Source information: The RNA shown here (small-subunit ribosomal RNA) has 1571 nucleotides and comes from a Candidatus Bipolaricaulota bacterium. The sequence is in RNAcentral, with records from ENA and SILVA. The organism belongs to Candidatus Bipolaricaulota, within Bacteria. The coordinates come from a structure-prediction model, not an experiment, and the mean pLDDT is 85. It matches the Rfam family "Bacterial small subunit ribosomal RNA". Its family is annotated with structural constituent of ribosome and ribosome in the Gene Ontology.

RNA sequence: AAAUUGAGAGGGUAUGAUCCCGGCUCAGGGCGAACGCUGGCGGCGCGCCUAACACAUGCAAGUCGUGCGACGGCCCGGCAAGGCCGCAAGGCCGAGCUGGGUACGGAGCGGCAGACGGGUGAGUAACACGUAGCUAACCUGCCCGUCCGACGGGGAUAACCCCCCGAAAGGGGGGCUAAUACCCGAUGGUCUCCCGGGGCGCAAGCCCACGGGAGUAAAGGCGCUGGGCAACCGGCGCCGCGGACGGAGGGGGCUGCGGCCCAUCAGCUAGUUGGUGGGGUAACGGCCCACCAAGGCGAUGACGGGUAGGGGGCCUGAGAGGGUGGCCCCCCACACGGGGACUGAGACACGGCCCCGACUCCUACGGGAGGCAGCAGUGGGGAAUCUUGGGCAAUGCCCGCAAGGGUGACCCAGCGACGCCGCGUGCGGGAAGAAGCCCUUCGGGGUGUAAACCGCUUUUCUGGGGGAAGAAUAAGGCGGGGAGGAAAUGCCCCGCCGAUGACGGUACCCCAGGAAUAAGGGACGGCUAACUACGUGCCAGCAGCCGCGGUAAGACGUAGGUCCCGAGCGUUGCCCGGAUUUACUGGGCGUAAAGUGCGCGUAGGCGGUUCGGCAAGUCGUCCGUGAAAGCCCGGGGCUCAACUCCGGGAGGCCGGGCGAAACUGCCGGGCUAGAGGACGGCAGAGGAGGGUGGAGCGGCCGGAGUAGCGGUGAAAUGCGUAGAUACCGGCCGAAAUCCCGAUGGCGAAGGCAACCCUCUGGGCCGGUCCUGACGCUGAGGCGCGAAAGCGUGGGGAGCGAACCGGAUUAGAUACCCGGGUAGUCCACGCCCUAAACGAUGCGGGCUAGGUGUCGGGGGGUACUCCCUCGGUGCCGCAGCUAACGCGUUAAGCCCGCCGCCUGGGUAGUACGGCCGCAAGGCUGAAACUCAAGGGAAUUGACGGGGUCCCACACAAGCGGUGGAGCAUGUGGUUUAAUUCGAUGCUAAGCGAAGAACCUCACCCGGGCUUGACAUGCCGGUGGUACCGACCCGAAAGGGAAGGGACCCAGGGCCUUCGGGCGCCUGGGAGCCGGCACAGGUGCUGCAUGGCUGUCGUCAGCUCGUGCCGUGGGGUGUUGGGUUAAGUCCCGGAACGAGCGCAACCCCUGCCGCCAGUUGCCAGCGGGCCCUUCGGGGCGCCGGGGACUCUGGCGGGACUGCCGGGGAAUACCCGGAGGAAGGAGGGGAUGACGUCAAGUCCUCAUGGCCCUUAUGCCCGGGGCGACACACAUGCUACAGUGCCCGGUACAAUGGGACGCGAAGGGGCGACCCGGAGCAAAUCCCAUCAAAGCCGGGCAUGGUUCGGAUUGCAGGCUGCAACCCGCCUGCAUGAAGAGGGAAUCGCUAGUAAUCGCGGGUCAGCCACACCGCGGUGAAUACGUACUUGGGGCUUGUACACACCGCCCGUCACGCCAACCGAGUGGGGGGCACCUGAAGUCGUCCGAAGAGGGCGCCGAGGGUGUCCUUCAUGAGGGGGGCGAAGUCGUAACAAGGUAGCCGUACGGGAACGUGCGGCUGGAUCACCUCCUUU
Repeated sequence: AAAUUGAGAGGGUAUGAUCCCGGCUCAGGGCGAACGCUGGCGGCGCGCCUAACACAUGCAAGUCGUGCGACGGCCCGGCAAGGCCGCAAGGCCGAGCUGGGUACGGAGCGGCAGACGGGUGAGUAACACGUAGCUAACCUGCCCGUCCGACGGGGAUAACCCCCCGAAAGGGGGGCUAAUACCCGAUGGUCUCCCGGGGCGCAAGCCCACGGGAGUAAAGGCGCUGGGCAACCGGCGCCGCGGACGGAGGGGGCUGCGGCCCAUCAGCUAGUUGGUGGGGUAACGGCCCACCAAGGCGAUGACGGGUAGGGGGCCUGAGAGGGUGGCCCCCCACACGGGGACUGAGACACGGCCCCGACUCCUACGGGAGGCAGCAGUGGGGAAUCUUGGGCAAUGCCCGCAAGGGUGACCCAGCGACGCCGCGUGCGGGAAGAAGCCCUUCGGGGUGUAAACCGCUUUUCUGGGGGAAGAAUAAGGCGGGGAGGAAAUGCCCCGCCGAUGACGGUACCCCAGGAAUAAGGGACGGCUAACUACGUGCCAGCAGCCGCGGUAAGACGUAGGUCCCGAGCGUUGCCCGGAUUUACUGGGCGUAAAGUGCGCGUAGGCGGUUCGGCAAGUCGUCCGUGAAAGCCCGGGGCUCAACUCCGGGAGGCCGGGCGAAACUGCCGGGCUAGAGGACGGCAGAGGAGGGUGGAGCGGCCGGAGUAGCGGUGAAAUGCGUAGAUACCGGCCGAAAUCCCGAUGGCGAAGGCAACCCUCUGGGCCGGUCCUGACGCUGAGGCGCGAAAGCGUGGGGAGCGAACCGGAUUAGAUACCCGGGUAGUCCACGCCCUAAACGAUGCGGGCUAGGUGUCGGGGGGUACUCCCUCGGUGCCGCAGCUAACGCGUUAAGCCCGCCGCCUGGGUAGUACGGCCGCAAGGCUGAAACUCAAGGGAAUUGACGGGGUCCCACACAAGCGGUGGAGCAUGUGGUUUAAUUCGAUGCUAAGCGAAGAACCUCACCCGGGCUUGACAUGCCGGUGGUACCGACCCGAAAGGGAAGGGACCCAGGGCCUUCGGGCGCCUGGGAGCCGGCACAGGUGCUGCAUGGCUGUCGUCAGCUCGUGCCGUGGGGUGUUGGGUUAAGUCCCGGAACGAGCGCAACCCCUGCCGCCAGUUGCCAGCGGGCCCUUCGGGGCGCCGGGGACUCUGGCGGGACUGCCGGGGAAUACCCGGAGGAAGGAGGGGAUGACGUCAAGUCCUCAUGGCCCUUAUGCCCGGGGCGACACACAUGCUACAGUGCCCGGUACAAUGGGACGCGAAGGGGCGACCCGGAGCAAAUCCCAUCAAAGCCGGGCAUGGUUCGGAUUGCAGGCUGCAACCCGCCUGCAUGAAGAGGGAAUCGCUAGUAAUCGCGGGUCAGCCACACCGCGGUGAAUACGUACUUGGGGCUUGUACACACCGCCCGUCACGCCAACCGAGUGGGGGGCACCUGAAGUCGUCCGAAGAGGGCGCCGAGGGUGUCCUUCAUGAGGGGGGCGAAGUCGUAACAAGGUAGCCGUACGGGAACGUGCGGCUGGAUCACCUCCUUU
């Protein structure tokens, strides 16, 4: 110097979108872990969380010979039987006896230690633990200090020997012996007791180095030294012994405070609480006992139940907190389960004892033995947790004077990536970049400097070599010094010498070798970092949440690539975090979950103003404590780090001392602003009892009267000729109280309404006086509490659950109608619920106003106002709110107290408890299940909601369809095939504007393969390409004689020099063979482009900026007018703009100008024809442009003018003029978007699929089938018609593979014919038809109608059998106007009539697209139907009402509940029995032995409580792609819904009674806002 000091991240999921409430889930960190895949090295840690389950084997507590006796071993010596050698002397050996030494062995007596160390967490919710204290209520071996002592005696006993019992374990008897074993005596400071005295303390009590009396101690061993022969006697030293005081350390006991869950455990307690006396203990105590008293504990949670060793700490967290208690440290508890004591300083004793029990083992069946929760190890359990290792070298402990011994404590090693930390698997160079693999738009891109290759290094590895620290005060020896002593040993200090290492030849160092030995795991849809391909096809699978997978899957599987981490990586489990999601820090309760239905009030919490005191809370300071480890800071040691060592810091809390006094508290005094009282007034449906009315209703009686009444959408049941209903009078009855009356009043709430009387509660106002904080709230508790319901008794008019009828309906257990019982009413007693709501607890204070109204007071006055208190409404500022909204009557800003909430479902259910007569109420879960559930608001959509407005939408009208026949299309069926597509409107005379072959996609059969067609490459090819008789064949195709070329370059030959050549070489075209590819109407319109339909020619759809809103979003675009129109005008927080509308374009209607052939022909001329001689006809010619017409350019119409309406404008109505008038008519034109609408079979196109076929060619068939059904049409059913004859008038168009004239033939279709015409010229085409004129038909299945069929023909075409059209003759069907239903059309329209065209050889065309002719009716009107637009409202819808959604039933699975019971665990009580053992007592000389008693583990019987499991069966619940019945709810959900209750019903539900608005709509009233 530092530590003081410190900071919080969110995301996904709800919804079409938004904000909010709210849950679920993810990212982080951690672990004694486990599992999967993988695995090079080292260091440091850690390693049965489950069965406190059972244990084989070994080890884990011994030691002391300096306490003692004996035995053995070894050494030395003596004696010696005897043996051997020797001739002998003698020598050697030597059992045995004996002396000494040694201290090697095992056992014994004795001492100390086995109460420590080590293990475990079962029990324990407790003074067990933590912390702070107390002990004047206690103990303490070994250790330290001081003082005193240690004297004199005695008797045993084990070992040992002998005998006996026993299988064993073990035991008995007899005999010998020692001690620091045991006993007696002496001494007695202490201790205990007694007597006396003194001191201290409030007391219990304590103290005294005060006195007296009684009782009570001890042990020796070794060494040195002196004496003695020795035994032994002295002295000194060491160890040990006795006593006392003190210390240190250890412990016992007591207390305050602190730390789990359940109240569905609410009352517990008999030694219980206290006292007195005693026993017991080291010690207090009800610890134990006797007696006495009746206490003690509890909502501040007793008692009971569940769970759990506690702490230091550890993990997490910003913190507060939450979770946890493995390793290490402290404490506790336990040692097979239970009980008990003994010994001892210490135990009720893990490796001691006794007993009971269970279990295991031994046994000779008589009896015995045992306790790994010590270390290792085994079995078992389990997802899971190690070696039957080494060493006492170190540290520590026990014993010992010591040497030393012991020590599974400990130190090490082993196993395990279990964790943390460190290291490595190489480093540099190396291509615009190998191969392989992957992707690809085929160009390329990626892997990737990655590899190869070159150079370098050597940690690690392998081999070799060296090699620690951990180990020193060892003992002892030598030398020196010191205290003490007579001296010596011994003791103290210093120096030197001095042994000892399990780990381990390890760490570390050196040398050599060589990139050599060393990389994986997970992920890649979002959250969340990382993307492609293939496979698969709601399959297989994934998934933490949301969710992926049904043919292009970044989500499954695989691959390539990428990302993350790395000797690891993932997964699972658990904890904290995120989660302010239990909110102390730091949340809420009008509608989201949440205010008790209301009041009174107990405990508790909180409390006005002032003064004084105290100091509990509070604050300051100091002291003590807060063990060590851990944490933080600084420093040191291992190469770093992990790890470790040293020092420091921190440690909320607790205890103590001193101090402060503002606040809270406590005590005391005062005050009046809170609260209350007295007095005077006032309003009121406040409550209770009694009495009295009138109206209505019903019944009965009477009168009068007749054929119905009643009821409904319409009816019926019902009532009525036995006289109803309607009308009048009288009487009776019950219930409710018209008007007043209200937006009003009163009450705490429920609730309260005629009038009068009695009793009674509360409130408000006024001014003076009084009390003096007396207050607020309120867990429990007590009371009140609509309707329904219950009991007993009454009452019963009306109404009316249930019930019975009638209707309605598919049904109708309903809605509607007729009846009707409980009930509704009264009295008394219960019940105690509600949408008991303002969905808003009570009290107090503060914070703009305005306007109604009720009650009171004051002022000013006679206009009717002002001020004020209390109540009750509305609007509204600030503020609040998620928004809606609230807003002095708060949901604003604050204070106090209570209640309540914590995702949805299960469920207000089950169980338990309490209450109730019952119904039921109060309290009130869980399993399981879901990724939600909810509030407010937004935009849409929808409504059997409202409102405004459009449209042939309805209505008005005309004609149709639906019936018939036929045609065409479709469904269906059939078929070898009936190819495919289109499917409500918006498919169905649609793709088809032309299916006999072709078309053609289908079917059958025959054939071809580089293909019918394109491009490129390789090879071959002159008799090649090409032609091709002929053969097989249905054709396609296959075969094949014969004929037979071309281009370019070079060469050869010939040549008339022009050139020629069936001569050569090379190349090309073509052809042949091969390769790459072609081809596909094969699939996917849910991969697409393009095109199209539809809403809809509807008037809408948007944007920029601004403004408003947290936001979605709104505004603009709404509103008032107006329009065909979001057309225009006005207003307006909007101002503008875009796509749409309109206009610009085309056709048509009027006029003008220009133009004039092929069109036209009035006038002029000519020609021809006819002529009644007047003339007429033919544009034929000349010519003309007048007219028609043609087609080009213009004009014209703009509400311009007038009148009226409109506030004004916009605009509307009428009028004038005009060919045309308010857009003149028609067309083209189709906003943002919707329908995954349609089309892969027009075309294009991604992907997939086929490749001698799914391609290509050919023959034939099919698309044309036919019991039916539907759609669109045609023709009809006839007389407004049909037939015959005559006659008039169009327009659009088409024509060369064509239209085809005249003329001729045929009844006709048609044929012959061929003029003219590429067209205002010719032809189709005399052009028409309806019409008009004339005639016939006369109501008949016909002269209607034409189907069907027969025959005969015509035409097209290669070919009309399947399968064409037309003609003639014959045949003549159904049909007589079409049920329910349904279509078109508003004017040149409908209707009706014909004409043309495209496609096309022909045609199934009655279709389609056009053209003109004739030519109507009707529109009151917008209630209804359909569609659409605007505004608004409700919504539980948002794939948007073809939506959503409820309940029963059926099936499967799951969990929990009830259940006759059954089985187990735990516990209480009573009684019986009762081991060991302490205690007591007795016998006994005894301390030998024994008896008895109390208590007592356990066992038994009975009973009860509790808990778990199981159980025939029962009731409901949850979940489960496509089950059944209905339709309850959401829009007025088609009967508004919901709440409580009661009854009923297959079910949702229905109905009665009361309540709520969280009900739409319309009207009225009131209030408010604006003017």